[in-house]
This is a predicted structure of a 97-nucleotide RNA (Bacterial small signal recognition particle RNA) from Synechococcus elongatus PCC 7942 = FACHB-805. A source record names the gene ffs. Its mean pLDDT, the model's own confidence on a scale to 100, is 75.
RNA sequence: GACUCGGACCUAUGUGGUCAGAACGCCCAAAUCCUGUCAGGACCGGAAGGUAGCAGCAGUACGGGAUGCUUUUGACAGGCGUAGACUCCGGGUCACU
Numbered sequence: 001g002a003c004u005c006g007g008a009c010c011u012a013u014g015u016g017g018u019c020a021g022a023a024c025g026c027c028c029a030a031a032u033c034c035u036g037u038c039a040g041g042a043c044c045g046g047a048a049g050g051u052a053g054c055a056g057c058a059g060u061a062c063g064g065g066a067u068g069c070u071u072u073u074g075a076c077a078g079g080c081g082u083a084g085a086c087u088c089c090g091g092g093u094c095a096c097u
Stems, first nucleotide, its partner, number of pairs: 001094008010084006017076007024068002026065003034059004042051003
């Protein structure tokens, strides 16, 4: 000097982890000014029937709760795998001095 091996660093990429947020699922959730159905009762009518509608029930919304080895976003002087150029560290082989 050449070749080559391993490691570190950097970059890219894949896959997990931790933290935070969001979505979805579950539950709760409207005293009156949400919806529907409206017992009883009220009103209109000669009657048939109709009207509004309290309570109750159901549903939904604002919101809230515990949770999910769900989905997604971001961060981490985080892990592991793979690839790549420079630089650095250690080694092997050959040649020259």